[in-house]
RNA sequence: UACCCUAUCCAUUUGGGGUAAUCCUACUGCAACCUGCGUCAGUGGUAACGCUGGGGUAGGCAGCUUGCGGGACAAUGUGGGAACUCUGACAGCCUUAGUUGGACGUACUG
Numbered sequence: 001u002a003c004c005c006u007a008u009c010c011a012u013u014u015g016g017g018g019u020a021a022u023c024c025u026a027c028u029g030c031a032a033c034c035u036g037c038g039u040c041a042g043u044g045g046u047a048a049c050g051c052u053g054g055g056g057u058a059g060g061c062a063g064c065u066u067g068c069g070g071g072a073c074a075a076u077g078u079g080g081g082a083a084c085u086c087u088g089a090c091a092g093c094c095u096u097a098g099u100u101g102g103a104c105g106u107a108c109u110g
Base pairs, nucleotide, nucleotide: 001020002019003018004017005016006015007014027070028069029068030067031066032065033060034059035058036057037056039054040053041052042051043050044049079109080108085103086102087101088100089099090098
C1' cells in the first nucleotide's frame, strides 16, 4: 500500500485482527581490504634491523573499512519432549511382563 473480518455510530480517511506485496533497519551468508600475533620461503645489510610473497589466526564494536546476496524470514531463548535410566501404585513375597502416576531427559520441536 491492497484485500478480508470485526467494534463503535448511518457514513468515515477511526480502533483491533488476519492475509499478500513493496521499502528500510536489526540480524545473517560470502568475498575483498586494513591492522595485530606466530610461521615458511626468498632477498638487502659488517651488524642492529628491514623488504617481498605464501599460508595460519584474531579484530575491524556500543564512535571506529568496503562490496554483493538473504532479510523480520532465518538464527537464538523460555518452554515442550518419543527414547534411555530410576521410582510409587495396581499387588502377601521372588522373577518376568503389562497398565498407570511421577522424576531424569536424548533425538526432535521451538